A computed fold for a 73-nucleotide RNA from Candidatus Paceibacter sp., annotated as transfer RNA. It matches the Rfam family "tRNA". The family's RNA type in Rfam is transfer RNA.

[in-house]
């Protein structure tokens, strides 16, 4: 210096033929226990790594930037 892939809730991830962002687990809150744990029901927490563009509409399509992974010189 060129190519590909990856960033999404505290983690760990799904959503890609544009249509208002879900799950385990973790945290809270109550039930149950003598207490914890498990369990059972409920609840908060993400302007989707920054921008800028297209579009009635972007996590999702087009550029740049930054971080990481990888392959070629």
């Nucleotide at each position: 210096g060129g190519g590909c892939c990856c960033a999404u809730a505290g983690c760990u991830u799904a959503g890609u033929u544009g249509g208002u962002a879900g799950a385990g687990c973790g945290c809270c809150u109550c039930g149950u226990u003598u207490g914890c744990a498990a369990c059972g029901a409920g609840g908060a927490g993400g302007u989707c790594g920054g921008g800028a563009g297209u579009u009635c509409g972007a996590a999702u399509c087009u550029c740049c930037c930054u971080g990481g992974g990888u392959c070629c010189a």